[in-house]
RNA sequence: GCCCUCGUAGUUUAAUGGAUAGAGCAUCAGCUUCCGGAGCUGAAGAUAUAGGUUCGACUCCUAUUGAGGGCA
Numbered sequence: 001g002c003c004c005u006c007g008u009a010g011u012u013u014a015a016u017g018g019a020u021a022g023a024g025c026a027u028c029a030g031c032u033u034c035c036g037g038a039g040c041u042g043a044a045g046a047u048a049u050a051g052g053u054u055c056g057a058c059u060c061c062u063a064u065u066g067a068g069g070g071c072a
Stems, first nucleotide, its partner, number of pairs: 001071007010025004018055001027043005048064005
């Protein structure tokens, strides 16, 4: 330099172009307990960035950026 794969919540991840982006762990609050843990209930929290296509985009296209791999 060229090519390929990937980027979603603090973390691990799901989601045929179509309902308000779903869940596990973690965090916080409540219940329970003498206290804590466990358990139960609830809450907050995310699509790498910018454009484009589309009635509708995590999904398709382009550029940028970051990570990994291959060739030279």
Transfer RNA from a marine sediment metagenome, 72 nucleotides, folded computationally. It matches the Rfam family "tRNA". The family's RNA type in Rfam is transfer RNA.